RNA sequence: GACCAUAGCUCAGCGGUAGAGCACCCGGCUCUUAACCGGGCGGUCGAGGGUUCGAGCCCCUCUGGUCC
Numbered sequence: 001g002a003c004c005a006u007a008g009c010u011c012a013g014c015g016g017u018a019g020a021g022c023a024c025c026c027g028g029c030u031c032u033u034a035a036c037c038g039g040g041c042g043g044u045c046g047a048g049g050g051u052u053c054g055a056g057c058c059c060c061u062c063u064g065g066u067c068c
Base pairs, nucleotide, nucleotide: 001067002066003065004064005063008022009021010020011019016053024040025039026038027037028036046062047061048060049059050058
């Protein structure tokens, strides 16, 4: 100097209601398990400030990580 930080994990997310897959829980199916199907749970969006009617998103600082 560049990039990254969003659910337990991997990641989406034009400035206008925070999502998916997997995991977990409940149920269906099955002799049983797995697979499959339906539903549910789960987030102070790394921290602090600024801009804005409104910020996960834009600006500044800091912290941590990766790379040069």
Molecule: transfer RNA
Organism: marine eukaryotic metagenome